[in-house]
RNA sequence: AAAUGCGAUAGAGGUGUGCUUGACAUAAGUAGGCAAAUGUAGGCAGAAGAAGCCGUUUAAAUUUGUUGAAAGGGGAUUGCACCGAAGGUUGAACUUUUCUUCAAGGUUCGUAUCUGAUUGCAGGGUUAACAGCUUUGCAAUUGUCACCGAGGAUGGUGAAGUGCUAUCUUGUUU
Numbered sequence: 001a002a003a004u005g006c007g008a009u010a011g012a013g014g015u016g017u018g019c020u021u022g023a024c025a026u027a028a029g030u031a032g033g034c035a036a037a038u039g040u041a042g043g044c045a046g047a048a049g050a051a052g053c054c055g056u057u058u059a060a061a062u063u064u065g066u067u068g069a070a071a072g073g074g075g076a077u078u079g080c081a082c083c084g085a086a087g088g089u090u091g092a093a094c095u096u097u098u099c100u101u102c103a104a105g106g107u108u109c110g111u112a113u114c115u116g117a118u119u120g121c122a123g124g125g126u127u128a129a130c131a132g133c134u135u136u137g138c139a140a141u142u143g144u145c146a147c148c149g150a151g152g153a154u155g156g157u158g159a160a161g162u163g164c165u166a167u168c169u170u171g172u173u174u
Stems, first nucleotide, its partner, number of pairs: 001174005007168005014083001016082004024074001032067007042054003046102005086115004090110007116142011144159005
């Protein structure tokens, strides 16, 4: 001096990611309330069962008129933290009705596993929703590295983020 390994620090990808705030729209002229008529013994939750409560004196249900929300989800904007940012699947605990079982949802923890990132199309799930989220497949764009090609052409193939680039310390080899 070069190569390489462990560790630390900093950084790049772009409609970049997540959290927060939340105008506004939707939910919806829906649920519910009030009045009238019909109705006639049952009714009450995501499903079933038990218990409990309401109803036989207009319950439930249907129609008409009148009045009329909210939650969840979306979200311009604000601020913060960042580039395994983060998002799924899955396991455990807690939780969503009075209890039990099932289903679905929410929060937290986990080296259990997957995904480099973004967009579009089709299908499945969720949901009021053809919004959004998520998943499977296909396609496009894009960043990193490796190999091949090119040198007048800027292309092709493949891989994965515990990756890649830069710097520093230290170990090993020449």
Annotation: Lysine riboswitch aptamer from a Eubacteriaceae bacterium, 174 nucleotides, folded computationally. The prediction has a mean pLDDT of 77. Its Rfam family is "Lysine riboswitch aptamer". Its family is annotated with lysine biosynthetic process in the Gene Ontology.